[in-house]
Context: one part of a larger RNA
Molecule: large-subunit ribosomal RNA, half B
Organism: Candidatus Pacearchaeota archaeon
RNA sequence: ACUAGGUUAGGGAACUCGGCAAAUUGGUCCUGUAUCCUCGGUAGAAGGGAUGCCUAUUCUUGUGCUUAGAAUUGCUGAGCGCAAGAGUAGGUUGCAAUAACAAGGACUGCACGACUGUUUAUCAAAAACGUAGCCAGCUGCAACGCAGAAAUGCUUUGUAAAGCUGGUGAGGCCUGUCCAGUGAUGGUGUCUGAAGCCUCUUUACAAGGAGGUAAAGGCCCAUCAAACGACGGGGGUAACUCUGACCCUCUUAAGGUAGCGUAAUGCCUUGUCGUCUGAAUGGCGACGUGCAUGAAUGGCUUAACGAUGUAGUCACUGUCCCAACCUAGAACCCUCCGAACCAACUAUCCUGGGGAAAGGGCCAGGGACCCCUACUGGGAAGCAUAGACCUUGUGGACCUUUACUGCAGCCUGUAGCUGCUCUUUUUUGGAGGGAGCAUAGCAUAGAUGGGAGCCAUUGAAGAAAGGCUUUCGGGUCUUUCGGAGGCAAAGCUGUAAUACCAUCCUCUCUUCAAUGGGGAGCUUACUCCUUCUUCGGAAGGAGGACAACUAUUGGUGGGCAGUUUAGCUGGGGCGGUUCCUCCUGAAAAGCUAUCGGGAGGGCCCAAAGGUAAGCUCAUUCACCUCGGAAAAGUGAAGUAGAGUGCAAAGGCAAAAGCUUACCUGACUGCAUCUCGAGUAAGAGAUGCAGGAAUGAAAGUUUGGCUUAGCGAACCUUGAUGUGCCUUUUAGUGGGGCCUCAAGAUAACAAAAAAGGUACCCCAAGGAUAACAGGCUCGUCGCGCCCGAUAGUUCACAUUGACGGCGCGGUUUGGUACCUAGACGUCGGCUCUCCCUAUCCUGGCUGUGCAUAAGCAGCCAAGGGUGCCGGAGUUCACGCAUUAAAAGGGAUCGUGAGCUGGGUUAAGAACGCCGUGAGGCAGUUUGUUUGAUAUCUAGUAGGGGUGCUGUAGCCUGAGUGGAAAGAAGUCCUAGUACGAGAGGAACGGACUUCUGGAGCCUCUGGUUUGGGGUUAUCCUAACAGGGUACGCCCCGAAGCUAAGCUCUGGUGAAUAAGCACUGAAUGCAUCUAAGUGCGAAGUCACCCGCAAAAAUAGGCUACUAAGGCCGCCAUAGAAGAUGGCGUUGAUAGAGCUCGAGUGUAAGUGCCAAGGCAACGAGGCACUCAGCUUCGAGCCACUAAAAGC
Repeated sequence: ACUAGGUUAGGGAACUCGGCAAAUUGGUCCUGUAUCCUCGGUAGAAGGGAUGCCUAUUCUUGUGCUUAGAAUUGCUGAGCGCAAGAGUAGGUUGCAAUAACAAGGACUGCACGACUGUUUAUCAAAAACGUAGCCAGCUGCAACGCAGAAAUGCUUUGUAAAGCUGGUGAGGCCUGUCCAGUGAUGGUGUCUGAAGCCUCUUUACAAGGAGGUAAAGGCCCAUCAAACGACGGGGGUAACUCUGACCCUCUUAAGGUAGCGUAAUGCCUUGUCGUCUGAAUGGCGACGUGCAUGAAUGGCUUAACGAUGUAGUCACUGUCCCAACCUAGAACCCUCCGAACCAACUAUCCUGGGGAAAGGGCCAGGGACCCCUACUGGGAAGCAUAGACCUUGUGGACCUUUACUGCAGCCUGUAGCUGCUCUUUUUUGGAGGGAGCAUAGCAUAGAUGGGAGCCAUUGAAGAAAGGCUUUCGGGUCUUUCGGAGGCAAAGCUGUAAUACCAUCCUCUCUUCAAUGGGGAGCUUACUCCUUCUUCGGAAGGAGGACAACUAUUGGUGGGCAGUUUAGCUGGGGCGGUUCCUCCUGAAAAGCUAUCGGGAGGGCCCAAAGGUAAGCUCAUUCACCUCGGAAAAGUGAAGUAGAGUGCAAAGGCAAAAGCUUACCUGACUGCAUCUCGAGUAAGAGAUGCAGGAAUGAAAGUUUGGCUUAGCGAACCUUGAUGUGCCUUUUAGUGGGGCCUCAAGAUAACAAAAAAGGUACCCCAAGGAUAACAGGCUCGUCGCGCCCGAUAGUUCACAUUGACGGCGCGGUUUGGUACCUAGACGUCGGCUCUCCCUAUCCUGGCUGUGCAUAAGCAGCCAAGGGUGCCGGAGUUCACGCAUUAAAAGGGAUCGUGAGCUGGGUUAAGAACGCCGUGAGGCAGUUUGUUUGAUAUCUAGUAGGGGUGCUGUAGCCUGAGUGGAAAGAAGUCCUAGUACGAGAGGAACGGACUUCUGGAGCCUCUGGUUUGGGGUUAUCCUAACAGGGUACGCCCCGAAGCUAAGCUCUGGUGAAUAAGCACUGAAUGCAUCUAAGUGCGAAGUCACCCGCAAAAAUAGGCUACUAAGGCCGCCAUAGAAGAUGGCGUUGAUAGAGCUCGAGUGUAAGUGCCAAGGCAACGAGGCACUCAGCUUCGAGCCACUAAAAGC
C1' cells in the first nucleotide's frame, strides 16, 4: 500500500460524468399539515413536542377462587388474586432515556409510461411487454381461426352480451383533409382470358394452323383511411419601418386542421428572451418558417404510482481542500504440504544510429563485480483470445421484398363418382311457312333459268273482325260474309318485268331430331345429425346430384423453398467506368501503364459509290445601271489562308476538292499477308479465276481521302441446290447435314438473377481501411528577404500589403512501409523527465522612452504557471483572483496504474430514409474493464567475492538536490522626474504565499485507559464479567497536521549588452592580438550517497576479532542496526511518584411516598478505586552452561 470497519479540527459537494459512496433521518404517542386532485388521495406531506427509573394512586379489559342476591342456562354485587393496557401526582439520575439492536433524509420542477404486474436464467428491469378501456375486421355453427398427408382434434359439449384476428393503450378534451398509388370489398360487360368442346383448314390420318364458345382473374366502375399510407411552391400588397388579414400565379388525390413545438423529435445550435448561479453547452418558462411535430403508425393534458431519466434547494457528511490515527483480516516471518502456466536460442543494461521505417541481442559511445528478500508496475510492441472493426471469398446462415425460379394453400373451368322429371334457351340438320320497297314504274321487282298460260263452286273479286310484319305506302295469314271472277302476257317504266314451275341467296317464324347452356323440382348415389343395433347395419330427420374426393386448366400465392444480387477502384462504399477511334503522355525505330490530359463513335449516303473528262478554292484589290460593307458580272493577285458527310491527326491543287457524262466493282469464288496476344470475332491490304463498268488507251474499280460506325455457341427464321441422309410400300409432308444471311448478348471473348444483418458465423489478408508509428509537408505553426501602405514629416519606435525563400514535425491531409495466430480507442485523475519558438520572475537594447505604465527586440528553461461554472469533452466561452495564470513532446507519455462520462455491440424510443428486412460522423436511455510479476527497469533492505589480518576514524573521483521561488508593506520618499496631475529606483527591514526539511512544547486529530448506560446471559440476587466487531463522555503516550521550528549570501567563469586600449583601413572602430564589467542562468561554498573509484585510496591502534546462543529496543517485513547478558538494571514482576478517569466494593445514614414490606436515588468513609502509559528504586524472575 490492500480488504472490511471506526473516528476526525475548520470548511461543507469546492470532488465527480453524476452527492457514486458515506453520513443525516428513523420506533411509538400527541399536535399540525401546503399545493394539486379523478374528492379516493397527495399524507408518515412538511414542521413541532413527548419518551428512562422509583413511589403512591385511578380507570378499563381478560381470567381464577370464595361469597351474597335473584334464579332454567345465565346475570348483578362484594372480597382475595393474576395478567394486560391507559392515565394522574410526586420523587430521582445522566452529556444523552425508541440511550444497544431494530428503524423513511426531506422538499420543489420537468420528461416518459396511467397504475399493481412482466422481461433479455448468466453484462440491458427500462421510456420496452402486458393491462383495464377504445376501435376495426372475420364468423349463423358441419362457424371463423388453428394443427394435421389424412382420419381427426382444439376452439366447444361454447353460439354474436359468443369466438377469433389486428390496431391503440386508465381517465379528461379530442381525433382534421385526401380513395391518385397499394390493398380490401362490391358491381358491370361490344374488352382480355386456359383447358375442354364446336366449326373451318392444311392432299387420307396424325401433329400443326385459324376462328367460335368461355370460368376465375385482369381491365373497367364504385365504396372504404381507428386499411397501408400521404398531407406544396413562387410573386406582390397596409400613409415610418417591419409584418402581411388581402391579391395573382404554377401545381396536387389532398396540400398539415386542433393542439404541441430548439422537444427522448431542431442540422444550423451553446437559437433569442426571461429566470435559477459570482459565472450555467445545464434546468425551468416563453418565442416559432417545425433541417425533418401532429392527431388510435393516436395528438394534447392529467391526480396517483416508478430501484426510470433529468435539474435545483435544505439537512448531512472524509466525496473533496488534505490527509491523519485506530481495530480486525490479509500481506510479511516461522513450520508442514505443495502445483500449473511457461520455455527457438541466448540474456547485463542505457543513449544514439542504421534496419520490414517502434531492438536486451546489429553498429558507435557510455555504463556495468556475483547472489538473495520485500515492494512498484515503465518495457519485454509482456500473457490470455488463428481481430468481433475493415477488405477479400464466384464461403455460410438467417431475415425481407413489386429480385429470379418454383412448391403448398386458396379461387376457378372441365371430366369422373353422377341419376330422374319439367321448363327455358343456343347451334346444326330435316320439313313447312313468311319477308326481300334506291329512282322510274299501276306497284314493296331477292337472283338465275324455263315459260304462255295459271288459279278459281275443293269458292274469285269485294266486305268485316282479328293476328303478325312494315321502308308507314303497304304486305301477309286466319275466321266469317260473299257467290264468279282474278292474275299473267301485251303496253309503260327500268340495269332487270312480273302469272306459273324449278334451283338458289339473305333474314325470319313454326315443328321434329340431335347437341350445349340456364332455371325449377325429385330421391336412389353421396354427405351430416339423432335413435336403435345381432356391430353387418337399420329407422327417422336434414341436405342432395350440389358438396366432398380424384384428375386436369388458368389465376393468385415470401405462407414455404432453392438461389442470385458483377468487375475495376491509390481500402471499401457513393460517383465514374467496362467495346471501338483519334491526338498527347511516349523519352525522334517499334512497343509501352495510371480513376493521366483533350475529343469522338454505336451512324450516314442509290449518291455523298465507279470510271472518264473539264475546272480551281478561301480571301483581297480594281472596274461595272439601280447596287449600298455585303446580290450577278469582268480583270488581277492568290501553296491552300478553302473544301473534303461527322472527332482529331495525317493527307490532298491539270486533286483525294468542284462540275458534267456514262454506269453499279456497295460484284461471285478462292489464296496469301497485316493489325488484333503466335487465338477468335472484326477491320484492312495484295493477288488469281469468272463475269462486268468506264476510258481512245495505258489503266482504274472487291464501296465512301485514310484511321471509329461492332458481336461466339445453342436457339429461331429465311435463302441457295432438279444437293445428301433419315421416317413411310410410294408420293406429299416432317426431321437432320453442308453453305450463306438475319435476329443479341453496351459488364460489348457473350450466366437467365434484388436487398438487409448492430443477432450474426467461417476462412483469409497487414496483398487492404480505421488508432498509433514511418516518409512527405500541400495545409498548419514559426522565421527570414523585399518594403507598397499607415505612422503630422520620416519605410524599418510601431505597422508590414502583393510576392519570394526556408525551418519545425504539436494540425489536417497524402501514402499504404510495420502490425488483422490483436500493439486496448477519446477525455479526466495520478506521476516523472525533456524542449524553447519565454507568460511571470532575472539581465539588457531601442522607443513616436520625462516619470509611472507600456510597445518591440536580445540573453536566459533555475523556479513558477493556480481555483471555480455549464458541457463526456480536448478545445472554446464565462466568473473572481494572480507576479504570471506560456506553448509543446515523450505510442495524440501514462487502462498487466485508476476511472468509463463519450465513441463503438446485443434491449428500447423519436425524427428522417426505405414497400420491407432495416439504415443514419442524427438524437436519447441502458449496458461484465481478466490475471498469483519469470526477465528487465525502478524503489528499498540484506548476503558473498575481490581489493588480501582485525577494529576504529577519514579522504572524495563521481553523483543527487530547487532547496529555495515569488509577492506585499514600510524606510529610501511624496524625493528624483514633471507645468500639473501624478510619481520611481539603488539599498535596507519586516511580513505573507508556494515549495523543502525536521519536530510534537503548544492547538487539535486519533485512542480497547477510566467512567456512564441499553438489551440479554452467567444468575434467584449482589459483586464482577460475556455478547451486540454495543452506544455515549473524557482521555495521557506514540503517530500525526490543520500545529511548531528552520529555510542565505558570497565568490569564480560567462550570455546578451556596456566598455578600455587598438590595428587591419595613418582617421574611426569593444576585437583582429590584449584587457575589464555584466544575469533568477553555469560552477563552488551547503545537505545527502559514495573506495566495486580494477589507478579497488588514506591514517591510527592491535594480535586477535567476529559470529552462534540468551534478555531486549532509540531498530525492525525477513536479514540488518543498536543495547544488555550476574563484574548485570536488558526485559518482566514489585514498590514509590507522575499521568488519565472521576470518587470503587462494602457498611452506615438520608430519601418522594407507603399501614407495612419496600424504595429510584443521595451523602460519608473516598482527590477513592482502576489503569494501556512515563520516571525512579529494587536482582524477585529470565539473560545458565557453552560452541